RNA sequence: GAAGAAAAAGGCAAACGCUCCUAAAGGAGUGGGCGCAAAGCCACGGGUCUAAGGCUGCUACUAAAGCUAUGAUCGCCGGGCUACCUUAU
Numbered sequence: 001g002a003a004g005a006a007a008a009a010g011g012c013a014a015a016c017g018c019u020c021c022u023a024a025a026g027g028a029g030u031g032g033g034c035g036c037a038a039a040g041c042c043a044c045g046g047g048u049c050u051a052a053g054g055c056u057g058c059u060a061c062u063a064a065a066g067c068u069a070u071g072a073u074c075g076c077c078g079g080g081c082u083a084c085c086u087u088a089u
Stems, first nucleotide, its partner, number of pairs: 002087003011036002016031006034075001040081003044078003047073003053068004
C1' cells in the first nucleotide's frame, strides 16, 4: 500500500419504553440490543421521508386536495475525508 477470513482489545447501537425539542419528517438524553469492520465524519450525486412556508386550486372568498426543500435521513446506495485491530491474502 491492499484486504477484512478468523479472533482479540476497544467502539457504535435498530426495534421498543420513558423524558425533552420540532409544524412534521426527524432529532437529543436515558434504558435497551437488532445488528455494524468505518453503523466515524461530510447532504456532494441519486433515492426515500416530511410539507411549516410558498405555489396551484375557486367566478370570487374559504376549505379539501395537489405540487414544492430551503427541512430530514450517511443504520438506503454511490462518492469524498479520517481512523483502531488483524494479516488467511
Molecule: c-di-GMP-I-GGC riboswitch aptamer
Organism: Firmicutes bacterium UBA5420